[in-house]
Molecule: c-di-GMP-I riboswitch aptamer
Organism: Candidatus Rokuibacteriota bacterium
RNA sequence: UUCCGACAAAGGCAAACCAGUCGUGAGGCUGGGACGCAAAGCCACGGGUCAGGGCCUGUCGCCCUGAUAGCCGGGUUACCGAA
Numbered sequence: 001u002u003c004c005g006a007c008a009a010a011g012g013c014a015a016a017c018c019a020g021u022c023g024u025g026a027g028g029c030u031g032g033g034a035c036g037c038a039a040a041g042c043c044a045c046g047g048g049u050c051a052g053g054g055c056c057u058g059u060c061g062c063c064c065u066g067a068u069a070g071c072c073g074g075g076u077u078a079c080c081g082a083a
Base pairs, nucleotide, nucleotide: 004081005080012037013036017032018031019030020029021028022027035070041076042075043074045073046072047071048068049067050066051065052064053063054062055061
């Protein structure tokens, strides 16, 4: 240094829910609050899921746009240093 992740140390983040606010919506932001997290830091590249719109007489299905990083994979940066 890389891999790895302790009944270690210093810390960090913040689910649900509540209040306010933005949005057609999924959902986001702020404050409170902690279920948990060794990347629960960042990135929408692939897949999944969700929302809005469209196509198809209708159905099956397909397309576009958006969301989700605490769904999975991937990329990238990073504290500590036991086994």